[in-house]
Description:
The prediction has a mean pLDDT of 84. SAM riboswitch aptamer (S box leader) from Calditerrivibrio sp., 98 nucleotides, folded computationally. It was read from a public genome assembly, where an Rfam model found it.

RNA sequence: ACCUUAUCAAGAGUGGCAGAGGGAAAGGGCCCUAAGAAGCCACAGCAACCGUCUCUUUGACAGGUGCUAAAUCCCUCCCUUAUGGGAACAGAUAAGGC
Numbered sequence: 001a002c003c004u005u006a007u008c009a010a011g012a013g014u015g016g017c018a019g020a021g022g023g024a025a026a027g028g029g030c031c032c033u034a035a036g037a038a039g040c041c042a043c044a045g046c047a048a049c050c051g052u053c054u055c056u057u058u059g060a061c062a063g064g065u066g067c068u069a070a071a072u073c074c075c076u077c078c079c080u081u082a083u084g085g086g087a088a089c090a091g092a093u094a095a096g097g098c
Stems, first nucleotide, its partner, number of pairs: 002097007013043005021032003026076004044068003048065003051061003072090001077086003
């Protein structure tokens, strides 16, 4: 990289470097951004899965990955009055497989 399964409406930021973009893909929106985007580093935090303890329920820890604007930011397929519901494709994360 690929395959399978599960989850994705909650939660969580400061500083330094840096210097214009970013919010996955295609289109359309909308939003963030020189009061500093992306990226890198340090420390901190959150607690999704695995792990450990506890345990009817459940909660704790923060060891391994992970994550720390907006519902996977919204829509693009169907139903619906809609801020609603249901899918599909895709994405992200984890565990397992190869």